The RNA shown here (Bacterial RNase P class A) has 318 nucleotides and comes from Pricia sp. Its Rfam family is "Bacterial RNase P class A". Its family is annotated with dimeric ribonuclease P complex, tRNA processing and ribonuclease P activity in the Gene Ontology. Rfam describes the family as follows. Ribonuclease P (RNase P) is a ubiquitous endoribonuclease, found in archaea, bacteria and eukarya as well as chloroplasts and mitochondria. By type it is a ribozyme. The organism belongs to Pricia, within Bacteria. The coordinates come from a structure-prediction model, not an experiment, and the mean pLDDT is 76. Of the family's consensus pairs, 97% are formed in the model. The sequence was found by an Rfam model in a public genome assembly.

[in-house]
Parts: sequence; C1' cells; structure tokens
RNA sequence: AAAGCAGGCCACCCUAUCGCGGUGACCAUCAAGGUCAACGAGGAAAGUCCGGACACCAUAGUGCGGCAUAGCGGGUAACACCCGUCUCCCGAUGUUACAUCGGGACGGACUAGUGCAACAGAAAGAAUGUACAGGUUAUGCUGUAGUGAAACCAGGUAAACUCUAUGCGGUGAAACGUCAUGUAAAUCGGUGUUUGAGGGCGGCACGCCCGAGCCGAAGGGUAGGCGGUUCGAGCCUUUGGGCAACCAAAGGCCUAGAUAAAUGAUAGGGCUACGCUCUCGGUGUAGAACAGAAUCCGGCUUAUGGCCUGCUUAUUUA
Repeated sequence: AAAGCAGGCCACCCUAUCGCGGUGACCAUCAAGGUCAACGAGGAAAGUCCGGACACCAUAGUGCGGCAUAGCGGGUAACACCCGUCUCCCGAUGUUACAUCGGGACGGACUAGUGCAACAGAAAGAAUGUACAGGUUAUGCUGUAGUGAAACCAGGUAAACUCUAUGCGGUGAAACGUCAUGUAAAUCGGUGUUUGAGGGCGGCACGCCCGAGCCGAAGGGUAGGCGGUUCGAGCCUUUGGGCAACCAAAGGCCUAGAUAAAUGAUAGGGCUACGCUCUCGGUGUAGAACAGAAUCCGGCUUAUGGCCUGCUUAUUUA
C1' cells in the first nucleotide's frame, strides 16, 4: 500500500432562467386563468419479516390445534428490537489453569420419550467380544491394547422431533366512512321461514348471538366525487439524570401529499475524483455506488460508494 470484521458520518454545494406539483395570499372571472411567497423522493423510500397507531368484524367464551419467545436486569407505545451485565465460544497478545483487546451467541430441559452420527472397527446401543494377560467346571468375569469424534449399565446433538415455562383474535387504506348517478325491488328453478336455510371475515369442536331470506341460471345498469391523507409515540439545540439504551426540562422549527401518479432541464461558478501537462499553475472528462414516496411510525434484514476510528491478516521497508 491492499484486504477482512465491527462502529460512526456523508450521499455534491451555490446562483440565475425556464418548466412541473399541491398549499397560502392577492387579482380577475360565465369559464379558463394570472402574480408573488415558502416548500417538494431515501439511508435504505427496497423486502413485506416483526411490533404498533388508526379503521372494521355485535361481545370475542371454553377446549384442541397452531405460532412465537427462552441466563439476569433495564429501555420503549410495543416488539422476535435496543442497552448493560453474567456465562460460554472464536481470534490475537501476554506475566499463559488466567488476564487484556476485538468479535459472536444457535444461552430452559438429553434418566419423559422418539431420532441422528459416513468411513474405520469384531462391534456404534442398553449392542459387541479382535489381540494379549489374569481368573473360572464353563461363560466378556476382570484389566490393557487396537479402530474411531465417540466403545462397561457411554457421552454428543433439541434454529433435530419433542418436553417445560411464558405469551398470542383477525383483516389492511384496494381498511373504512360518506355523497351522487343508474337499472329490473323484475323473470325462471331449488330451498328455508322457530321442525331455523344462511350468517357471525386465522383453523376445528362446543357454546353464545343475529336471522327471513339464501343458492343457482339467464338477463339489465353502474363503477364518479369527497373524506381517510399528513402536527407527529415529530425534528433540532442546550442543560440535568443514567455505564448505556434512553428519560426529563427549557428554547426553537413545520419540512411532499400525488391519484396514472409532480419533485425536472439548461448555464455559470465552487468542491470532489481520474487523466494529460507541469515553476506557480493550466487543461480535458465525469458528478461518487445502491437506488424513486403512495396511510403513518419504531425496528430487523438485504443492496451499496467514499471518509474516519478500533482490531486482524500477510507482503515490503526501517
């Protein structure tokens, strides 16, 4: 110099002109519109894997089944997430049964039960007797050796099945609410009306409740508007508490809301990278990778370029 692991920060900037989107103000108006102002796609917007807010299912009972979690304590609206600590594991170093540094956890139970372990070996389970030695009437009865990761009532393995403890309704903004328009509230068939069809949006059974309609055929009409929809478990700074995650207080800020889906283009300058030239300098190219909001928020996972910090590797130099 390079590579790997972990953590943190950034993801071009400024000005001008034109264009696009909704909001606010003003002007104008039958309608169409015009001017000005501020704002307008990420750290993951991705995956749809968790947890919620919100909305709906009348209440959401009991059992089975299913799923999730698993040392201890704390944080949070909540979590399968985050922080601390203990124990164990991996790597490096050293004063080497331990300590320090960096990283990880798949962290309850293997005598409740069922499984799994190639090859080698005589034999891999409550099984077996190869070799040598001892002992016995006799028998693997005893010891050692050999094979192997593991060989005397064997240990290992439970992000193997399982058991234990704890916990868990579901659906998803195409939720849902509301307004308007239009038809055919019709026709035919089956079935039901307290002898209860059908229904109650994770599965099954029971229970409880609603209930006069339900299923099918053929045919007819419509599919448009508004809300939900962006002021939040919000963000920034400072102070205090706490090892930390985080909490509290004070002050300040308002930063997309589209609906076939806007958030861009050009020019100049700066900055950065690479190349050429090179005395200062100049000059050319490019704008860094992954990648575009669609109800919202907190996480996790995945993709990815640059810089910084800590640790590790081996090469070179001193």